[in-house]
Order: sequence, then structure tokens, then C1' cells
RNA sequence: UGAGCUGACACAAGCAAUCGCUGUAAUCUUUUUAAGGUUGCAGAGGAAAGUCCGGGCUCCAUCGGGCAGAGUGCCAGGUAACGCCUGGGGGGCGCAAGCCCACGGCCAGUGCAACAGAAAGCAAACCGCCUCGCAUUGCGAGGUAAGGGUGAAAGGGUGAGGUAAGAGCUCACCGCGCGGGUGGUAACAUUCGUGGCACGGUAAACCCCACUCGGAGCAAGGCCAAAUAGGAAUCCAUGCAUGUAUGUGCACAGCGCGGCCCGCGUUUGGGAUUCGGGUAGGCUGCUUGAGGCGGUCGGUGACGAUCGUCCCAGAUAGAUGGUUGCUUUGAACAGAACCCGGCUUAUGGGUCAGCUCACUUA
RNA sequence: UGGGCCGUCGCCAAGUGGUAAGGCACGGGGUUUUGAUCCCCGCAUUCGGAGGUUCGAAUCCUCCCGGCCCAGCCA
Repeated sequence: UGAGCUGACACAAGCAAUCGCUGUAAUCUUUUUAAGGUUGCAGAGGAAAGUCCGGGCUCCAUCGGGCAGAGUGCCAGGUAACGCCUGGGGGGCGCAAGCCCACGGCCAGUGCAACAGAAAGCAAACCGCCUCGCAUUGCGAGGUAAGGGUGAAAGGGUGAGGUAAGAGCUCACCGCGCGGGUGGUAACAUUCGUGGCACGGUAAACCCCACUCGGAGCAAGGCCAAAUAGGAAUCCAUGCAUGUAUGUGCACAGCGCGGCCCGCGUUUGGGAUUCGGGUAGGCUGCUUGAGGCGGUCGGUGACGAUCGUCCCAGAUAGAUGGUUGCUUUGAACAGAACCCGGCUUAUGGGUCAGCUCACUUA
Repeated sequence: UGGGCCGUCGCCAAGUGGUAAGGCACGGGGUUUUGAUCCCCGCAUUCGGAGGUUCGAAUCCUCCCGGCCCAGCCA
């Protein structure tokens, strides 16, 4: 100089004038408990998005057992929890910095593999090679998986010995399986012995193993008000005993606990589905929270502990905006809706730090 | 806001691991004096997009894009 990799950080316009909107505090006025005015203060995001995971919160009486179902899947840790994050192991890619990986189990079982090919699943002789017989340059019988050809995949690989030709048939190394030792919390690594290859692929195929999971969602839930056709159709549904109260008990049925069974509850004796009608107003939940910022300590790190300090949107047809001037120019994706932690996707201009490769110069 | 479902040719659609049926429409040809009918032929370079699993993906998995449906109270 060129090419490239990684991590962290803050911002997402500012100031002034003016016209508005939402909330809130004070204050004033009025019909008196609501409305309006004035002044001050505050007023979207890093993703508010997708709704893909996890949790809080609320209701389902309790959240119990089994089956079924769903999810996750190397190991250890972090966390309220997770499919997230951190560290480590293994595999793949790259010269490297570094990046990527749904990464348990097909020697429990079942299934699948089109076409091509001789043969595709406790292998298989099309060509070839070798032996023998006939026979005369072919036919038949047998051996052979070293070579060719097909395929995504052909039943260990390389070399040597061996053989009629061959072959784990034998040997060495590598791979694989089994057993042990050593290191490591573990995943795993390494080493010794042994087997002579038997055990191919596929589980984002069924399945097996281990672990996790009750359901629904702020249109949850609570309170008040308004409204009336408290309607219609179809289907399935209560008996007995005792008592004399519209009660109690038993059985049956319904409903609830997402599905089924058990079990439980029950203010049930009616329930389910469909059609039609009315009404769609207010308050609450609602924003102080696994919260932000700063310091110290512990930890490789994710993170944790502790101290100080701050209060930072709550709309409900949905506020946070428009215009003008200046800052050379003011730009991207995009708008909270119960709240948090993640992931993913969209996206502008920067700042800082660390590292790799190539070339050149000293 | 929350919950659920769908996407295959211009339109309607079948196919749920083995290489995209069929109908309408459209284009060409034949039949006919001409037109309709009828007959024959053609028409999806890839299933909304991207990535992954697999030998192989419309189909299985993940992430995006687009579209549709449902909802409270009287109950």
C1' cells in the first nucleotide's frame, strides 16, 4: 500500500420562533364534582416489526396420576426461564485471522433407496482373469470381488507375502469393534491389549433413549352503566328412597379440570350446536420494573453480589406533529397498545480497539 | 391486539419423498363454402421467496413475503 476478519460503543438530529395533540402538577372559572382556561414539566424504538421461543401477571375449585400429544437433543456453567447466552469438546471450510454445524441412538425393531446396473441388503459373476473338459479359436462346468463398466451408494484402505487366478487367506501400518489404563467435573483425548472385518446409508422416516411441558390469554380478569324478542330450530337428557322445607341421601346424566381413562369438584338438573335480535359506553387492570445510570468486589466469560443515585410515554379510532430560519446537507428502516428476557428479519452515517495474508521499503 | 388457516400455468385445481395429472382459456393444424362443434398437437426450465436435511424436496425443517377467517356483553 492492497485484500480481509473480529469485537465493542454511543447516536438516530440540534437550537430558536410559532401553530397544534396526549398526560400530569399547581391554579382560576362555572352549571359543582365534571367541563373549560392559564402556567410549568414530560411525551416512541433499536428494532416499538415477525409473533418464532421463554417467563411474569390474570382466570380456569385444586393443578393430582396414567396414556396419548408437543418440544429439546455433544459436555459443563449462567439465568426467573428458554429452542437464548458463555466457556469447552468433536466435525467441516479457509493459506491465515477466523467462520459454520438440529452434533444422542440404524450391532431394539420396522420401513425407504426412482432410474441405471449382472447384482441394492444375513450380497452379486455382465465384461475381464484363472483352471478343467469338449472342441478349435468358440461352447460348457467351476473358481475369483484384484481390474473394467453402472450408480448418490458395490460389504474396510495402502503396501508386501501368498496363489492356477484371486481373496483379511497371512503380515505391517491406518480405520473400525470390544476390553482395560492414564488425564479431564464431563463431552472427549491418549495409550495398551485383543478381534480378522462381522457391524454400509437414511431417525429435519416411524421409532428407541434422556430431559422438559396443565390450558387459555389484557378482547385475560374485576366493577358500573346501557339495551331486550331472556326469542326460534335441531339433537341428547331424572329416577328411586326418606322426609314433609323448594330439604337430604344414592344412582344417572350434564358441566369444569385442552384430548381419553382414573380421580376430584359442582352455587348443575338441564346441556350442546345453529339461526335471529339488542348493545358495543365508562372506570380499573396500566405502568416502579428479573428498571436505568455510575462505582467497588468475585468470575476466563455469560453473569452475580453490594453501595450510591434517578423516576423515564400510557393513548383508546388511538397523542408525540406541521411551518419558517440557522447549523455546508439533516439523510435509512420504521410508530408503543399488559409487561419483561431472547431470537430472527429491515436499516443510515460514524467512533474506537484487536488481528490475519500478500507485496514493497528500512 | 390476540388466535387460526392458506399460497401449484392467465383461472379452477390433483399430487404429502422418486423428478408436476386433468379441465377451462390461449396458440398451431385438420374437418367445413365460411363459422361453431368435433379431432390432433403445443403450452409449468421448477410449485410465493431464500437457506438447510436427503442420493433425490411441490412434499420434511427453519426464516421471510403475501392473502384470508375468527373474537366482547345480554349468554
Predicted 3D model of RNase P RNA and transfer RNA as a complex of 437 nucleotides.
It holds a member of the Rfam family "Bacterial RNase P class A". By type it is a ribozyme. About the family: Ribonuclease P (RNase P) is a ubiquitous endoribonuclease, found in archaea, bacteria and eukarya as well as chloroplasts and mitochondria.
The coordinates come from a structure-prediction model, not an experiment, and the mean pLDDT is 76.